[in-house]
RNA sequence: AGAGCAGCCCAAACGAUCGCCGGACAAACAAAGUCCGGAGGAAAGUCCGAACACCACAGGGCAGGGUGCUCCAUAACGUGGAGUCGCGGAAACGUGAAGGCCAGUGCAACAGAAAGUAUACCGCCCGCCGGGUCAAACCGGCAGGUAAGGGUGAAACGGUGCGGUAAGAGCGCACCAGUUCCCCGGGUGACCGGGGAAGCUUUGUAAACCCCACCCGGUGCAAGACCAAAUAGGGAAGCGAUUGAGGAUGGCCCGUCCAAGCUUCCGGGUAGGUCGCAAGAGGUGUCGGGCAACCGGCACCCAGAGAUGAAUGAUCGUUACCCGGACCGGGGUAACCCGGCCCGGGCACAGAAUUCGGCUUACGGGCUGCUCUGACC
RNA sequence: UGGGGUGUCGUCAAGUGGUAAGACACGGGCCUUUGGAGCCCGCAUCCGGAGGUUCGAAUCCUCCCACCCCAGCCA
Numbered sequence: 001a002g003a004g005c006a007g008c009c010c011a012a013a014c015g016a017u018c019g020c021c022g023g024a025c026a027a028a029c030a031a032a033g034u035c036c037g038g039a040g041g042a043a044a045g046u047c048c049g050a051a052c053a054c055c056a057c058a059g060g061g062c063a064g065g066g067u068g069c070u071c072c073a074u075a076a077c078g079u080g081g082a083g084u085c086g087c088g089g090a091a092a093c094g095u096g097a098a099g100g101c102c103a104g105u106g107c108a109a110c111a112g113a114a115a116g117u118a119u120a121c122c123g124c125c126c127g128c129c130g131g132g133u134c135a136a137a138c139c140g141g142c143a144g145g146u147a148a149g150g151g152u153g154a155a156a157c158g159g160u161g162c163g164g165u166a167a168g169a170g171c172g173c174a175c176c177a178g179u180u181c182c183c184c185g186g187g188u189g190a191c192c193g194g195g196g197a198a199g200c201u202u203u204g205u206a207a208a209c210c211c212c213a214c215c216c217g218g219u220g221c222a223a224g225a226c227c228a229a230a231u232a233g234g235g236a237a238g239c240g241a242u243u244g245a246g247g248a249u250g251g252c253c254c255g256u257c258c259a260a261g262c263u264u265c266c267g268g269g270u271a272g273g274u275c276g277c278a279a280g281a282g283g284u285g286u287c288g289g290g291c292a293a294c295c296g297g298c299a300c301c302c303a304g305a306g307a308u309g310a311a312u313g314a315u316c317g318u319u320a321c322c323c324g325g326a327c328c329g330g331g332g333u334a335a336c337c338c339g340g341c342c343c344g345g346g347c348a349c350a351g352a353a354u355u356c357g358g359c360u361u362a363c364g365g366g367c368u369g370c371u372c373u374g375a376c377c
Numbered sequence: 378u379g380g381g382g383u384g385u386c387g388u389c390a391a392g393u394g395g396u397a398a399g400a401c402a403c404g405g406g407c408c409u410u411u412g413g414a415g416c417c418c419g420c421a422u423c424c425g426g427a428g429g430u431u432c433g434a435a436u437c438c439u440c441c442c443a444c445c446c447c448a449g450c451c452a
Stems, first nucleotide, its partner, number of pairs: 001373010012319007020038006040349001044360002047358005052220004059254004064216005069083005084098001085096004099211002104209002106205003121150002123146003127142005158176006177201002179198008224275004234266006246258003268451003282301008321346005327340005378448007387401003395432001403419005425441005
């Protein structure tokens, strides 16, 4: 200097002018006034998990859904941390929906003889028959054996060698790979290391049905509570009143409780306010524990965003930052780097809507650490 | 704000692991004096986008994008 990997931080500041929303002064309302407060790292997507509220104190079963290596963290999670194993990378490091196809079932197009306790197309081999020959070689046929060789395919039932055989084959043996089981050692554990036994070699697919283990009641702040306003508590059809419609109750059944009205369509009225709603699994600093996620102690800060077609803005100036170009100084063999100055341009993604913890996606810039390569000394 | 759904040719659409049907439209040809009708042929490299699982993905999974629908109270 180049290429790359990981982590962290910022998201502008000040002044002037003009505005917007909320609160206090402030006591009935409004206006004006003064003083305060007023978006984010993702407020977003609404993908997970909770809080909270109502439904019965959330009950039983089926169905359905979710998760899936280990340990830990947490209110909880499909999230996070630390590891294990696999894969990718030269490395820093990244990444994995990583239980089970020797419980069962399904699927594997085309090609191929055969696609799963499979299969004989070519080839190889024994036998028999016929031809051929002095006899053979050889040719044809039949019945078998054979997965070593060829060919097909994404995939063809471990690999190499020796023995063995008519030819072959884990058929036997040696070594290698894998699987299962046993023993020893390490680890909380996933698992790792070492030794031994069994020819055991079981195709792939579970982001196919399914099996196993664990988890899940439903609806969502338009939850829900209160006040106010309004009237045609009207019409039609259907179902039902203890032989129980319907509701709580939801996809179904049971159980429990309530139960005389309920459902659909047409028509009518009203769509205002208060609370929920901001102190919370809160933030900052520091000390301690832990590899870390995180937890605990102490101190301080915040009740001052809380709107409802929905405020948090605009313009100008200065500064800071970034980009492009020119110049000056310094360093270097050089590419280039550092500092200064001038001109021009830019300043991203985006905006609370009950609240938190995550994930994912969008996006401008800066800093730190680490890895590898090249040149020179 | 909350909940639900749909994306396949220009339009309407079938296909739910194994070569992307069909209709209309469009283009070309035949027929006709010409047009229409009729007949024949053609027309999806990309199934909204990206990544993954699988031998193989429109189809299964994850994340995005676009569009559409529903909703209060009284009686």
Predicted 3D model of RNase P RNA and transfer RNA as a complex of 452 nucleotides. Rfam match: Bacterial RNase P class A. Rfam's curators write: Ribonuclease P (RNase P) is a ubiquitous endoribonuclease, found in archaea, bacteria and eukarya as well as chloroplasts and mitochondria. It is annotated as a ribozyme. The coordinates come from a structure-prediction model, not an experiment, and the mean pLDDT is 77.